[in-house]
Molecule: Bacterial RNase P class A
Organism: Steroidobacteraceae bacterium
RNA sequence: GGAGUCGGCCAGGCAACCGCUGUGCCACGGCACAGAGGAAAGUCCGGGCUCCACAGGGCAAGGUGCCAGGUAAUGCCUGGGGGGCGCGAGCCCACGGAAAGUGCAACAGAGAGCAGACCGCCCAAGCGGCGCCCGUCAGGGUGCCGCCGGCAAGGGUGAAAGGGUGCGGUAAGAGCGCACCGCGCCGGUGGCAACACACGGCGGCACGGCAAACCCCACCUGGAGCAAGACCAAAUAGGGGAGCGAGCAGCUUCGUGCUGCAAUGUGUGGCCCGCACAGGCUUCCGGGUAGGUCGCUAGAGACGCGCGGUGACGUGCGUCCCAGAGGAAUGGUUGUCCACGACAGAACCCGGCUUAUCGGCCGACUCCUUCC
Numbered sequence: 001g002g003a004g005u006c007g008g009c010c011a012g013g014c015a016a017c018c019g020c021u022g023u024g025c026c027a028c029g030g031c032a033c034a035g036a037g038g039a040a041a042g043u044c045c046g047g048g049c050u051c052c053a054c055a056g057g058g059c060a061a062g063g064u065g066c067c068a069g070g071u072a073a074u075g076c077c078u079g080g081g082g083g084g085c086g087c088g089a090g091c092c093c094a095c096g097g098a099a100a101g102u103g104c105a106a107c108a109g110a111g112a113g114c115a116g117a118c119c120g121c122c123c124a125a126g127c128g129g130c131g132c133c134c135g136u137c138a139g140g141g142u143g144c145c146g147c148c149g150g151c152a153a154g155g156g157u158g159a160a161a162g163g164g165u166g167c168g169g170u171a172a173g174a175g176c177g178c179a180c181c182g183c184g185c186c187g188g189u190g191g192c193a194a195c196a197c198a199c200g201g202c203g204g205c206a207c208g209g210c211a212a213a214c215c216c217c218a219c220c221u222g223g224a225g226c227a228a229g230a231c232c233a234a235a236u237a238g239g240g241g242a243g244c245g246a247g248c249a250g251c252u253u254c255g256u257g258c259u260g261c262a263a264u265g266u267g268u269g270g271c272c273c274g275c276a277c278a279g280g281c282u283u284c285c286g287g288g289u290a291g292g293u294c295g296c297u298a299g300a301g302a303c304g305c306g307c308g309g310u311g312a313c314g315u316g317c318g319u320c321c322c323a324g325a326g327g328a329a330u331g332g333u334u335g336u337c338c339a340c341g342a343c344a345g346a347a348c349c350c351g352g353c354u355u356a357u358c359g360g361c362c363g364a365c366u367c368c369u370u371c372c
Stems, first nucleotide, its partner, number of pairs: 001368010012337007020035006037343001041354002044352005049225004061221005066080005081095001082093004096216002101214002103210002118155002120151003126147009163181006182205001183203005188197003229294004239285006247261005264278005301320008338341001
């Protein structure tokens, strides 16, 4: 100098004027302070909180799936193991079970599941044909070809063809035999474990692939969600309890005199009192609607320092308060500067994941080349 990997950060700045939401103060006119994000998003996971349900067990349904740890919890994160990719920094992986059962494998290919012989290789055994040689004429030897056969090494098809390399062996071959590698099982050693071991023994290999196919195994999951839910509480119309039942008005010679109206209905009973019910009036209680208040933002909180831990994280101390609306605020105009400004906007709150995102900055590391 070039190419790359990983992690983190910023998200136009400043000023003036006019508005909006919240809080505080006040001389009620105003003043001061605060006012979106790294994803506020998708609502895909996990919790808090609230209400409902709930003895226990099973089935169904859904999810998760190497090991250990972290955490309120997780499908997240950290560290480790195994597999794959990359020269490397590093990146990717739903990574339990295919010797319980069912199922699937297009096309190509001879054959795709306890498979198969297209090209090819072989002619040892059996049969046939044509030569050559020997021959004492019985036959024997040998070469080539075909049939019947043998083989699975090589070629070819495919995502995948029943281990690999070498030597021996053979007519040609083949775990047919052997050595090494691989694989499986048992043991040993190391590790908390996943797992590892050029540690030992056994087995010629029996057990091909797919479970984000059904399935099996292990573990997890009660339902609904802030329009959750709680409190206060009109008018009108319903519900329940208790009480009341006699006077009122006018005139006046002022004498409790006169006049008028009212003194409910039904049942019981011959009638009155009484009793019961209904209605009326007064008063109280209760449910619920409108409306209002809370939930509502001080929290698994932020920042700094120290300590423990490889790390995720935990812990101690100090400092700080950082939107909280309810038709829903966080904006508009102008000036100025620059590198000319992306994706996008809270609605109960947190922890994650995923997706979108102009441009730029910082740190650690890798590879190549050159120079000292």